Small-subunit ribosomal RNA, 5' domain from an uncultured marine bacterium, 521 nucleotides, folded computationally. Rfam family: Bacterial small subunit ribosomal RNA. The literature on the family includes a 2001 paper in Science by Yusupov et al., "Crystal structure of the ribosome at 5.5 A resolution". The RNAcentral record of the full RNA draws on ENA and SILVA. The coordinates come from a structure-prediction model, not an experiment, and the mean pLDDT is 85.
Context: one part of a larger RNA
RNA sequence: GAGUGAACGCUGGCGGCGCGGUUAAGACAUGCAAGUCGAACGAGAUUUUUUAAAUAGAAGCUUCGGUGGAAAUUUAAAAAUGAAAGUGGCAAACGGGUGCGUAACACGUGAACAAUCUGCCCUAGAGAUCGGAAUAGCUCGGGGAAACUCGAAUUAAUGCCGGAUGUGGCACGAAGACUCAUGUCUUCAGUGCUAAAGCUUGAAAUGGCGCUUUAGGAGGAGUUCGCGGCCUAUCAGCUUGUUGGUGAGGUAAAGGCUCACCAAGGCUAAGACGGCUAGCUGGUCUGAGAGGACGAUCAGCCACACUGGGACUGAGACACGGCCCAGACUCCUACGGGAGGCUGCAGCAGGGAAUAUUGUGCAAUGAGCGAAAGCUUGACACAGCGACACCGCGUGUGGGAUGACGGUUCUAGGAUUGUAAACCACUUUCAGGAGGGAAGAAAAUGACGGUACCUCCACAAGAAGACCCGGCCAACUAUGUGCCAGCAGCCGCGGUAAUACAUAGGGGUCAAGCGUUGUCC
Numbered sequence: 001g002a003g004u005g006a007a008c009g010c011u012g013g014c015g016g017c018g019c020g021g022u023u024a025a026g027a028c029a030u031g032c033a034a035g036u037c038g039a040a041c042g043a044g045a046u047u048u049u050u051u052a053a054a055u056a057g058a059a060g061c062u063u064c065g066g067u068g069g070a071a072a073u074u075u076a077a078a079a080a081u082g083a084a085a086g087u088g089g090c091a092a093a094c095g096g097g098u099g100c101g102u103a104a105c106a107c108g109u110g111a112a113c114a115a116u117c118u119g120c121c122c123u124a125g126a127g128a129u130c131g132g133a134a135u136a137g138c139u140c141g142g143g144g145a146a147a148c149u150c151g152a153a154u155u156a157a158u159g160c161c162g163g164a165u166g167u168g169g170c171a172c173g174a175a176g177a178c179u180c181a182u183g184u185c186u187u188c189a190g191u192g193c194u195a196a197a198g199c200u201u202g203a204a205a206u207g208g209c210g211c212u213u214u215a216g217g218a219g220g221a222g223u224u225c226g227c228g229g230c231c232u233a234u235c236a237g238c239u240u241g242u243u244g245g246u247g248a249g250g251u252a253a254a255g256g257c258u259c260a261c262c263a264a265g266g267c268u269a270a271g272a273c274g275g276c277u278a279g280c281u282g283g284u285c286u287g288a289g290a291g292g293a294c295g296a297u298c299a300g301c302c303a304c305a306c307u308g309g310g311a312c313u314g315a316g317a318c319a320c321g322g323c324c325c326a327g328a329c330u331c332c333u334a335c336g337g338g339a340g341g342c343u344g345c346a347g348c349a350g351g352g353a354a355u356a357u358u359g360u361g362c363a364a365u366g367a368g369c370g371a372a373a374g375c376u377u378g379a380c381a382c383a384g385c386g387a388c389a390c391c392g393c394g395u396g397u398g399g400g401a402u403g404a405c406g407g408u409u410c411u412a413g414g415a416u417u418g419u420a421a422a423c424c425a426c427u428u429u430c431a432g433g434a435g436g437g438a439a440g441a442a443a444a445u446g447a448c449g450g451u452a453c454c455u456c457c458a459c460a461a462g463a464a465g466a467c468c469c470g471g472c473c474a475a476c477u478a479u480g481u482g483c484c485a486g487c488a489g490c491c492g493c494g495g496u497a498a499u500a501c502a503u504a505g506g507g508g509u510c511a512a513g514c515g516u517u518g519u520c521c
Base pairs, nucleotide, nucleotide: 001521003519004518006517007516008515009514010513013393014392015391016390018388019386020385028347030346031345032344035090036089037088040087041086045081047080048079049078050077051076052075053074054073055072060067061066097304098303099302107228108227109226110225111224112223113222116221117220118219121217122216123215124214125213126212127211129163130162131161132160139152140151141150142149143148168194169193170192171191172190173188174187175186176185177184178183198209199208200207231275232274237267238266239265242264243263244262245261246260247259248258249257279301280300281299282298283294284293285292286291306327307326308325309324310323329340330339331338332337357383359382360381361380365379366377367376368375369374396426397425398424399423406417407416408415409414430462432457433456434455435454436453440448465510466509467508468507469506470491471490472489476505477504478503479502480501486493487492
């Protein structure tokens, strides 16, 4: 000198754009943050309409005996509406947070998989047949303070199960071709195994949405390897599933991944093993560069979700707002037993030098579900708070000398503050008042927001401080103090004329900031 997620002191007008718990991965009241589909399903509900039945019996007619059949009520069926609970499907593995752990194939980069998986999506082929048994809900009954739970009866499905079919696929067998070692690919006869689900607008389907199977793709995931990036030898030896083999199990998949048996290996001064520290990267800061330091925001990957362990479901998790077990903590309890997890968004107390609103909206972008209308979305878009950073603008402009008053100083004449003020003329950016008023939105739909912006109006009107003045280093005098009080980044000032302390006048530098402190180059 430059930088900063900064803090502190004094001061503080406006706007734009960004950023804002670096400390206690400590504990959390409250609200919200993941739903959606009635075009998968049954039952029920509401209102309306239609039909049928029962009750009922009005007007009219009447020979007063009846005839007539409206309204109303009830029940049943169908249709419409609608979506609180339940079954079922998809989503919940994304999005959002944090950096505890991790020195590791975690990350970066370059390769490999002839050792792999892949829901939704795209392309292409083939198919969708016959049956069955349950169960939630509802109803009835019981237990419990609650959380919830037990029994009986009964019911549906795109839920579950069995048979058929097999273009195909898989396994066994044979032949051929090829390669990269295990092998890969193609062809063929036979045997065995292996699917499926329906829904729907409409007048109608060779329509639409789904279902099953196969092949390919896209995107995603998994595994392996080369190379790269901290400190420490006051850590020198480490290792027994350890290193390799055979066989088996297991996995989507190679593999000591696991197990049985066999062999005795494997790593290490090019630093094994141990210890300390740490998420990694694109990047950021600095520097002419080489390099050094850092890894907030934004983006990619990884890890974690009260602590530890475990699996289930699923295409995908060993799953932040799922389950089970153990532990610590908190809460409820009728003492028998239960409930919880903000390292989501706000917010509270705590710790700290220190870090914001219990805001608005799904209008946009994106995501989930749905045929769609749409619903949900603290992602996101915005607003609020903070000079925290960067950028821009303003706090007036021109004239004005008897160089006024006042202040300071003085050799007492003057000098200086100083064109500074007053005064005269002018302008109105920003802020303020009034009127108009967007784009962002493809048909509709705007939280922001009556915002940005435009026009008009009034008044110089509402808007300047901080630090410094001995040298480094731009800027000097007076008074007070008297090695005291104090200053100080270094050198050093202060013991009676201190340009170095304090105050005043003057000056210098920056400026809505200025200084100080921390830290890095």